Small-subunit ribosomal RNA from a Calditrichaceae bacterium, 1538 nucleotides, folded computationally. The RNAcentral record of the sequence draws on ENA. It matches the Rfam family "Bacterial small subunit ribosomal RNA".

RNA sequence: ACAACGAAGAGUUUGAUCCUGGCUCAGGACGAACGCUGGCGGCGUGCUUAACACAUGCAAGUCAAGGGGAAAGUCAUCUUCGGAUGGCGAGUAUACUGGCGGACGGGUGAGUAACGCGUAGGCAACCUGCCCUUGUGAUGGGGAUAACUUCGAGAAAUCGGAGCUAAUACCGUAUAACGUUAUGUAAUCGCAUGAUUAUAUAAUUAAAGGUGUCGCAAGUUACCGCACAGGGAUGGGCCUGCGUUCCAUUAGUUAGAUGGUAAGGUAACGGCUUACCAUGGCCGCGAUGGAUAGCUGAUCUGAGAGGGUGAUCAGCCACACUGGGACUGAGAUACGGCCCAGACUCCUACGGGAGGCAGCAGUGAGGAAUAUUGCGCAAUGGACGAAAGUCUGACGCAGCAACGCCGCGUGGGGGAUGAAGCACUAUGGUGUGUAAACCUCUGUAGGUAGGGAAGAACGACAUAUAUUCGUAAGGGUAUGUGUUUGACGGUACCUUCAAAGUAAGCUCCGGCUAACUCCGUGCCAGCAGCCGCGGUAAUACGGGGGGAGCGAGCGUUGUCCGGAAUUACUGGGCGUAAAGGGCGUGUAGGUGGUUGGAUAAGUCAGAUGUGAAAGGUUUCGGCUUAACCGGAAAAUUGCAUUUGAAACUGUUCAGCUUGAGUGCGAGAGAGGGUAGCGGAAUUCCCAGUGUAGCGGUGAAAUGCGUAGAUAUUGGGAAGAACACCAGUAGCGAAGGCGGCUACCUGGCUCGCAACUGACGCUAAUGCGCGAAAGCGUGGGGAGCAAACAGGAUUAGAUACCCUGGUAGUCCACGCUGUAAACGAUGGGCACUAGGUGUUGGUUGGUCAUAGACUGAUCAGUGCCGGAGCAAACGCAUUAAGUGCCCCGCCUGGGGAGUACGAUCGCAAGGUUGAAACUCAAAGGAAUUGACGGGGGCCCGCACAAGCGGUGGAGCAUGUGGUUUAAUUCGAUGCAACGCGAAGAACCUUACCGGGGUUUGACAUCAUAGCGGAGUUUGCAGAGAUGUAAAUGCCUUUCGGGGCGCUAUGACAGGUGCUGCAUGGCUGUCGUCAGCUCGUGUCGUGAGAUGUUGGGUUAAGUCCCGCAACGAGCGCAACCCUUGUCUCUAGUUACCAGCGGGUAAUGCCGGGGACUCUAGAGAGACUGCCGGUGACAAACUGGAGGAAGGUGGGGAUGACGUCAAGUCCUCAUGGCCCUUACAUCCCGGGCUACACACGUGCUACAAUGGCCGGUACAACGAGUCGCGAUACCGCGAGGUGGAGCCAAUCUCUAAAAACCGGUCUCAGUUCGGAUUGCAGUCUGCAACUCGACUGCAUGAAGCCGGAAUCGCUAGUAAUCGCGGAUCAGCACGCCGCGGUGAAUACGUUCCCGGGCCUUGUACACACCGCCCGUCACGCCAUGGGAGUCGGCAGUACCCGAAGCCGGUUCAAUAAGAAUCGUCGAAGGUAAGGCUGGUGACUGGGGCGAAGUCGUAACAAGGUAGCCGUACCGGAAGGUGCGGCUGGAUCACCUCCUUU
Repeated sequence: ACAACGAAGAGUUUGAUCCUGGCUCAGGACGAACGCUGGCGGCGUGCUUAACACAUGCAAGUCAAGGGGAAAGUCAUCUUCGGAUGGCGAGUAUACUGGCGGACGGGUGAGUAACGCGUAGGCAACCUGCCCUUGUGAUGGGGAUAACUUCGAGAAAUCGGAGCUAAUACCGUAUAACGUUAUGUAAUCGCAUGAUUAUAUAAUUAAAGGUGUCGCAAGUUACCGCACAGGGAUGGGCCUGCGUUCCAUUAGUUAGAUGGUAAGGUAACGGCUUACCAUGGCCGCGAUGGAUAGCUGAUCUGAGAGGGUGAUCAGCCACACUGGGACUGAGAUACGGCCCAGACUCCUACGGGAGGCAGCAGUGAGGAAUAUUGCGCAAUGGACGAAAGUCUGACGCAGCAACGCCGCGUGGGGGAUGAAGCACUAUGGUGUGUAAACCUCUGUAGGUAGGGAAGAACGACAUAUAUUCGUAAGGGUAUGUGUUUGACGGUACCUUCAAAGUAAGCUCCGGCUAACUCCGUGCCAGCAGCCGCGGUAAUACGGGGGGAGCGAGCGUUGUCCGGAAUUACUGGGCGUAAAGGGCGUGUAGGUGGUUGGAUAAGUCAGAUGUGAAAGGUUUCGGCUUAACCGGAAAAUUGCAUUUGAAACUGUUCAGCUUGAGUGCGAGAGAGGGUAGCGGAAUUCCCAGUGUAGCGGUGAAAUGCGUAGAUAUUGGGAAGAACACCAGUAGCGAAGGCGGCUACCUGGCUCGCAACUGACGCUAAUGCGCGAAAGCGUGGGGAGCAAACAGGAUUAGAUACCCUGGUAGUCCACGCUGUAAACGAUGGGCACUAGGUGUUGGUUGGUCAUAGACUGAUCAGUGCCGGAGCAAACGCAUUAAGUGCCCCGCCUGGGGAGUACGAUCGCAAGGUUGAAACUCAAAGGAAUUGACGGGGGCCCGCACAAGCGGUGGAGCAUGUGGUUUAAUUCGAUGCAACGCGAAGAACCUUACCGGGGUUUGACAUCAUAGCGGAGUUUGCAGAGAUGUAAAUGCCUUUCGGGGCGCUAUGACAGGUGCUGCAUGGCUGUCGUCAGCUCGUGUCGUGAGAUGUUGGGUUAAGUCCCGCAACGAGCGCAACCCUUGUCUCUAGUUACCAGCGGGUAAUGCCGGGGACUCUAGAGAGACUGCCGGUGACAAACUGGAGGAAGGUGGGGAUGACGUCAAGUCCUCAUGGCCCUUACAUCCCGGGCUACACACGUGCUACAAUGGCCGGUACAACGAGUCGCGAUACCGCGAGGUGGAGCCAAUCUCUAAAAACCGGUCUCAGUUCGGAUUGCAGUCUGCAACUCGACUGCAUGAAGCCGGAAUCGCUAGUAAUCGCGGAUCAGCACGCCGCGGUGAAUACGUUCCCGGGCCUUGUACACACCGCCCGUCACGCCAUGGGAGUCGGCAGUACCCGAAGCCGGUUCAAUAAGAAUCGUCGAAGGUAAGGCUGGUGACUGGGGCGAAGUCGUAACAAGGUAGCCGUACCGGAAGGUGCGGCUGGAUCACCUCCUUU
């Protein structure tokens, strides 16, 4: 340089934000399983569970030697015709003897944490059949035995006796060295023992033949075999370095154990075994023990580093029913061999026997789950054989299974009326959708018909050539030609024919995550990976339509890696999120200043060997492609050997002085220990004075006191603590240390630079120190004070408060070993801006000193602050910055600092320290709100100051409750309750009872018919209604139209439900002064700024300042009304002047002055003056003015809050009813009445009642109406009807007031309820159920408990008048005017509100959140008298097989018998570890609305928390010491600015 490779995030804690942190998802993979579905082919793969048990068949045999040696069949002969004999078959088959092979191949992973495996080495400590090669040899003999024959035992397996025979079976003998052994010598070499070679002497050890050819034979030859020896190859054995899971809640282990000597044993070294001797060996770099596990190449994942796995294929190991044992052999302690023991199964004639699929198929069982009792040795490989060949469930093939990977198909093109169906719909339409139909084309796969491989090379036979041995015959070897051999399989492949004909599903559609609608359901049924959906409009459940994704598959479940930097080597952290050990000392370990030399362990470079093959990568090639397969290359990051380099690290040698230490000279200090001394105070005792209280609290009480307290004076005793000084001052490692003096003693600082020469830093384990509380023994005990007692408080008060009071607090000695042991910040070294205090040194300068001021420097100790860091808060030369070294600690919350175990402790308890289960969070910092029994400022009839009420009485009215057939419905703290309702006798009316109607009481349309619709009258009826009689359409161009009725169908109708589906309207905070936006700026961000601050205002009103500058909705103003004036205009209003008239009156002419009416204007703006203020805004006082600082009143209601109210005003989605939940009618009810509450009226009287007389309004209303004068009635009212559609007439008398009289404090001449009688009016109708009148009656009530309401001026209070609704009905409501006060010092407190600030664990926002006991249900777990198993070991007993040793048979071999050591299983005993279960019991977790309290969060109402002790139903309380992670106020100190 080319090439190749190459890293993504999301959801979920919050009202929102950033961070920490867990949980979850998207990806890939699988020997998989399950659900739905399923066309074809290729290549692979297929009991992961019970190393559970196995029926049946097969999986290891083979062979020219040796000895026996058939049969079927066939031929011949004989025949008594039954058969016999002989030949061929055939020396064939088969068993036996013998050789080789059954130690390979195949299976499985139980065991094994090991030299088992991997890797690199070693054997000078070894073996090796068959194979290759070299040399030599193979002499000559012998005795048996199986088969077989025969006899016998037995059910069988099998066995015994007698007799015969062979060998390449067996045994002597000969020969022999280059073998082996022993003793020497010499040389060479090595790595210590030693090795190799040569040589001498002595001893010792071999054998087997067979077949073919030739030959009469002897023999020859070829091949195969045999023996000894050397070498090779292959395979194995042993040893070593390194690597190889988890647990320390396994810390000590080991007696053949470690070593030596000797002997034995082995192929070989070795405690491998034995005897003796010694006492070693291993271990924190993890021994021993326990748990789990075959190891590797590889495989899955990953960017990589890593992490997981160890199926198939390949290498190694181990195992073969379980345990033990040896034999044979080259090789085994032997899967398809043997012996013994055990369990199990089978056979049995009960005497005995047989067996071992973790070989291939197959069966049962287990399980979610895993295949054929197939074909073939054609190929490859193996055993045997000279070979042919035989055997081969190795293997090659086929079968089953979508189990996986790969490939192909289910059609392609055209086709709009955008068909039908279905779905949706705004009813117009849209979607499915070119999709289908229809037209046309093609022919993969499948089907039909035909053809048809490669895989075959060997070998054998025949033949040819060459070569070799041999005299030859002949044989061997090599090469060529021909013939012959295929399970798969008539398969792959090729061709032909017909025909779109035979072939598509699965999951998903709330977000993550691609894809939306309808119906059903109604916190049900269900879904769900996480967040979460479902309680009547569900894109989340179920179905339909539509869509998205993948596709012969698609989903689900399980497991692994990834994402997860969430164990962080690459690549994390520890002030507050989890996390710094309470502090020191110091061991191991880790780490280490400076110069030079040496070395080469680490390090770096080169080379060599190895890192099996397969796999993976790259590339080339073969199957039509791909998967799959083959070739080559690179790689295999490792290990070992070797050659170099020498910077760095290490090691070593020699130095240096700056790190560290020593020395000398100074200095400060509550550093520690011991002893002594001192004064003030408290308490007690004694005495004096003195008298009735003291004490204590929010207020009290318990307590003390007339037996003399408290108070006060004097004297005495005792113990504990040391005021002021005193200070973010000092000292100490931390805990901690405070009167004074003495003694003993540790550390630190400064200066000097004499000495040592890296002696340093850190520190696991260890050791020491370690507040308070607590424990032990003995003292001491004044005050204080857990527990306890009493008094209070309280619903309770096991508390807070009070009175007492014991341990304890103090001392000595010993223990305990923990704290918010905190700077929540480990130690050391170095570096990196400053400023300003203060403590202790040293050293300058200035001033005349004490001393002060001002510099420098070292060591401490504070504050502020820059860079940098940090999630932010903040830290910032005393780092939380930048680096290095070492230690400790963390890995979601809860369970839990708990259980068990161990250890320490006298105990309390400490240290170490889990799991099951459960949740999707827990948490940090900061933000905006809200809240606080937090703070500051301010406002309001909020309090206060006043006046009058309510709450008591009677009545009215509304509500609750109760009652009822019904008492219709709604409104429910303020903000429901004289509210909807501005008016329920019928109607209203929605409720109840009864009687009716069903296209309907009401609307529209269609079809058909009718003109009998309707009106009047009679009858029945409660009426609706029914029935009877009479009467009875309009118009027309004569087609019809209008109107009405009847019938039918669409539809009407609903005061039925949902105000939590809605619109609209309304209430409330509140007429409070607030609520926001744009741009800019600050902050990672939510957000902040503006809008805060200083003033001021009724006001976010205005001014000033300011990283803000502007703007909007609100405020104010504009609008209406009222108060003054002017102008204009005068009728129905007015009447000054003029005229007329009357008893009198604007009555008339007239007038336009006044009042008034109703239009238009003026006026008030802090405009002017003084003062205050910041030179401002503004405030305050004054002038003028009708009015003065918003003149009074009204209308006007920001962003929003309360799912506030209303579906019964209206509108409206959805649901529901349709001979009824619709509609008509009559009657009843809404008016009930033990009771409770709200709002009112009238009163309780003399500021009054009653009687008489006399004045003065305003707003309004009126033709289905107001109704005058007049007359009648005691009166309500009646008769009557002038006037008025209204500044004209009427309602209309205003009343309180004023004048006079009377009553005289009483249940009254107060008060009027209730009741009786008699009436009036309205109305179809006053019984339920109207109002009013007269007469009579004459109740409660004598000013109202706790509590509570309104009002700040023309207001309260008081007095009457009008109106709406309305036939009638007003104490209510809405208006009007008359008379007409008192008080406000002031903002401490109650309530509400605004702004700023602070705390917060609240955000549904304090009506919040939340803790613990108790009760109930479920779950897992600890303890537990025990009980049932498992595992490993110890001691003893018994002792199989078997090796070894001994003895006997016996004189020897084989063999047998027997004894001994060892020895499996078994038994006994006491323990250890571990698991299951267990009456009962302990706490824990979860659970929808249970009980008791209120501990915590705000100053959480006693600040909280930590440790400890005691106490208490429970949270918890109290004592002692500590912390701030405490609010608030004040003070001190420090800092910043001026």